SAM riboswitch aptamer (S box leader) from a mouse gut metagenome, 98 nucleotides, folded computationally. It matches the Rfam family "SAM riboswitch aptamer (S box leader)". Rfam links the family to the GO term regulation of gene expression. The RNAcentral record of the sequence draws on MGnify.
């Protein structure tokens, strides 16, 4: 840069001590009953390899994840008198593969 996929699922312990939910905003949540990060060890989950070859399935093995849909919203279509709402697209993002 391409391309999948993103309403399923899965937590204890140590260590640190304030923020954290990618970025701005605005909503909401979460956190000293210690989040957030490391780090052990556990799970999940099935993108990639490998177990001759195809469907399933299962193991190892590289990743990845383990509070809310990627926590919701923003731009843009449709609806609906409308404030605003509902869907569906887009944009950015995350994670694999190449």
């Nucleotide at each position: 840069a391409u391309u999948a996929u993103c309403a399923a699922g899965a937590g204890u312990g140590g260590a640190c001590g304030a923020g954290a939910g990618a970025u701005u905003c605005g909503g909401c949540u979460u956190u000293a009953u210690g989040a957030c990060u490391c780090c052990a060890c556990a799970g999940c989950a099935a993108c990639c390899u490998u177990a001759a070859a195809a469907a399933a399935g299962u193991a190892a093995g590289g990743u990845g994840c383990u509070a809310a849909u990627a926590c919701c919203g923003a731009c843009a279509a449709a609806g609906c008198a409308a404030a605003g709402c509902u869907u569906u697209g887009a944009a950015u993002g995350a994670u694999g593969a190449u």